[in-house]
Molecule: Bacterial RNase P class A
Organism: uncultured bacterium
């Protein structure tokens, strides 16, 4: 200097004018049920993803959510957290020159699948070939060809993958048939590590592919519904009809509670622009510093309060500054100055919080890797 990997911050700023919404305080108006309304003053008023609705919870209700099955979810080890399928570190595999990226229980419990090609795709095999034997035939008497029986899987071919690999011996020809070394598997010893695992050995010729985001097996976790949850107040009405013996819980079983003046289901009526208030925002909250920890995170001290709408508010205009791009001019040729034009992304709450995933114009910061050059 160039090319990359990875993590983070921001995503216009200031001022003025007019407009909108809430909170707090003060002063009025109104009040027929709940409920209100006007003025002044002081504060406040969208996001890092508010998106997706993919996970986990807090909270509320189902009398208690008790036990089990089914169903669902997760899947290396150790930590962290309210919890998670999250996050951190480590181990192993795979990929890349590398920084890094991606993945993670079990195939020897069972079932299924592996197109095409190939003889054969898992208790899987004989197409070409090699050996041997019988018959026939030819013959230059070495042997060749055809057919049958037997042996073979070392050589060749097909394929993503073909009953471990290399070498030697052995054999009629071959084969772990035997041996040496290597790889895998099983059993086992020592060392290191909390552990996943790693390192160094020993024995056994044991050598049976892949696939489980296929069914399945194993281990662990798991009630249901959701703020349109739910609570309270006001007003009005018709309890009139039919059916059942049960009902309460997403399915099933056990248990348990209520139960005939009862409960459940359906039809019908009232409340009507389906009324009003609460839930509703102080939190597993944020910021700074210190301590512990590799880190995620935990503890302590101090400071801060940052929407709460209710058919849904936060907008519009002006000026200055600032950022990017293009063009032109200048010269001190620089990460420079001036002028003109132009541009500012993805996108907006609705119970709240912790994550994940996706989108993002431009600007900036850090760590690391590789290549080239110079010193």
């Nucleotide at each position: 200097u160039g090319a990359g990997u990875u993590g983070g911050u921001u995503g216009g700023g200031c001022a003025g004018u007019c407009g909108c919404c809430g909170g707090c305080g003060c002063c009025g108006c109104a009040u027929u049920u709940a409920a209100g309304u006007g003025g002044c003053g002081c504060g406040g008023g969208a996001g890092g993803a508010a998106a997706g609705u993919c996970c986990g919870g807090a909270c509320u209700c189902c009398a208690c959510a008790g036990g089990g099955c089914a169903g669902g979810g997760u899947g290396g080890c150790c930590g962290u957290u309210a919890a998670c399928g999250g996050c951190g570190g480590c181990c192993c595999g795979u990929u890349g020159u590398g920084a890094g990226g991606c993945g993670g229980g079990g195939a020897a419990a069972g079932u299924g699948c592996c197109a095409c090609a190939g003889a054969a795709a898992a208790u899987a095999a004989a197409c070409c070939g090699c050996c041997u034997u019988c018959g026939g035939u030819c013959c230059u008497c070495g042997g060749g060809c055809c057919g049958g029986g037997g042996g073979u899987a070392a050589g060749g071919g097909u394929g993503a993958a073909a009953c471990g690999g290399u070498g030697a011996g052995g054999u009629a020809a071959g084969a772990g048939c035997u041996c040496a070394c290597c790889a895998g598997a099983u059993c086992u010893g020592c060392c290191g590590g909390a552990g996943a695992c790693g390192g160094c050995g020993g024995a056994u010729g044991c050598u049976c592919g892949g696939u489980a985001a296929a069914c399945c097996c194993c281990a662990c976790c798991u009630g249901g519904a959701g703020c349109a949850a739910g609570a309270c107040c006001g007003a009005a009405u018709a309890g009139g009809g039919a059916g059942g013996c049960g009902g309460g819980c997403g399915g099933c079983c056990c248990g348990u509670c209520c139960u005939a003046u009862g409960c459940c289901u359906c039809c019908g009526g009232g409340u009507u622009a389906c009324g009003g208030u609460c839930g509703c925002u102080u939190g597993a909250g944020c910021c700074a510093c210190c301590g512990g920890g590799c880190a995620a995170c935990c503890g302590g001290u101090g400071g801060c309060c940052u929407a709460g709408a209710g058919g849904a508010a936060u907008g519009a205009c002006u000026g200055c500054c600032g950022g990017g791009g293009u063009c032109g001019c200048a010269c001190u040729u620089g990460c420079u100055g001036c002028g003109a034009c132009u541009c500012g992304a993805c996108a907006g709450g609705a119970u709240c919080c912790g994550g994940c995933u996706u989108a993002c114009a431009g600007a900036c910061c850090g760590a690391c890797u590789c290549a080239g050059g110079c010193u």